The prediction has a mean pLDDT of 78. A computed fold for a 62-nucleotide RNA from a Candidatus Acidiferrales bacterium, annotated as Fluoride riboswitch aptamer (crcB RNA motif). It was read from a public genome assembly, where an Rfam model found it. The source organism's lineage runs through Bacteria, Pseudomonadati, Acidobacteriota, Terriglobia and Candidatus Acidiferrales.
RNA sequence: CAGACGAACGGCGAUGGAGUUCGCAGAAAGCGCCCGAAAGGGCUGAUGACUCCUGGCUGCCA
Numbered sequence: 001c002a003g004a005c006g007a008a009c010g011g012c013g014a015u016g017g018a019g020u021u022c023g024c025a026g027a028a029a030g031c032g033c034c035c036g037a038a039a040g041g042g043c044u045g046a047u048g049a050c051u052c053c054u055g056g057c058u059g060c061c062a
Base pairs, nucleotide, nucleotide: 011024012023013022016053017052018051019050020049021048032043033042034041035040
C1' cells in the first nucleotide's frame, strides 16, 4: 500500500432535537422526485418507520 474476514463503542438512512425500532456501511454507509439531449423547468416531505418537541405551509374559529 492492496485484498479478505469480523466488529463493541460510534457513524449513516434528501434540512433541526429527543425516545423506540428497523436497515446499511466500515471510509464507506449518504448526497429526494418528475420532464428534458442539454440548458432549463416543475413537485413532495423536517420521520428509514412510529411517537413527541421545534420550525415551516394551508384552511377554519376566537